[in-house]
RNA sequence: CAAGUCCUACGCGACUGGCGUGCAUGUGGGCCAACCACAGGGAAGCGUAGGAAUCCUUAAGUCGCUCGCCUGGGCAUCUGUG
Numbered sequence: 001c002a003a004g005u006c007c008u009a010c011g012c013g014a015c016u017g018g019c020g021u022g023c024a025u026g027u028g029g030g031c032c033a034a035c036c037a038c039a040g041g042g043a044a045g046c047g048u049a050g051g052a053a054u055c056c057u058u059a060a061g062u063c064g065c066u067c068g069c070c071u072g073g074g075c076a077u078c079u080g081u082g
Base pairs, nucleotide, nucleotide: 005052006051007050008049009048010047011046012045015042016041017070018069019068020067025039026038027037028036029035061075062074063073
C1' cells in the first nucleotide's frame, strides 16, 4: 500500500410455506403433499461511495416466525465438472 474487519448512506434483493397454539398476517384461489396472486410486515446477502480503527480478522454459519412440530428454498464458504 492492497485485501480483510467495523460503522454510515444509497441501490438491488432471493426467501417469506403447512398444521397446531392462539392476540399472534389479511383477502381470494388451487392439482389442497406444506402452493399461487395481491396487500402489509420482515429479511440474510450483493454492489457503490465515504469514514474509523489497526494485527483486532479461522471454522462449526446465516435469512422469514408468539411458540412448538414439520416442509421446501436462498445466501455465504469449500470442492468438483461444463
Annotation:
The RNA shown here (ZMP/ZTP riboswitch aptamer (pfl RNA motif)) has 82 nucleotides and comes from a Rhodospirillales bacterium. It was read from a public genome assembly, where an Rfam model found it. Its mean pLDDT, the model's own confidence on a scale to 100, is 75. It matches the Rfam family "ZMP/ZTP riboswitch aptamer (pfl RNA motif)". Its family is annotated with regulation of purine nucleotide biosynthetic process and one-carbon metabolic process in the Gene Ontology.